Transfer RNA from Clostridiales bacterium DTU074, 72 nucleotides, folded computationally. It matches the Rfam family "tRNA". Rfam classes the family as a transfer RNA.
[in-house]
RNA sequence: GGGGACGUAGUUCAGUGGGAGAAUGCUACAUUCGCAUUGUAGAGGUCGUGGGUUCGAAUCCCAUCGUCUCCA
Numbered sequence: 001g002g003g004g005a006c007g008u009a010g011u012u013c014a015g016u017g018g019g020a021g022a023a024u025g026c027u028a029c030a031u032u033c034g035c036a037u038u039g040u041a042g043a044g045g046u047c048g049u050g051g052g053u054u055c056g057a058a059u060c061c062c063a064u065c066g067u068c069u070c071c072a
Base pairs, nucleotide, nucleotide: 001071002070003069004068005067006066007065010024011023012022013021018055026042027041028040029039030038048064049063050062051061052060
């Protein structure tokens, strides 16, 4: 320098055009003499960034940044 994969909640990930979610972690309450476990509720997200297509984009297209990897 060229090719490919990945980027979504604190963490691990799902979500292939219309409702942003699960597990775990965190907070509160209940349960207990207390802790743990369990149950209920809640907070937490500019979907890496910028642009384009579309009535509508996490999703399709382009560029760019980062990580990993292959080739030279």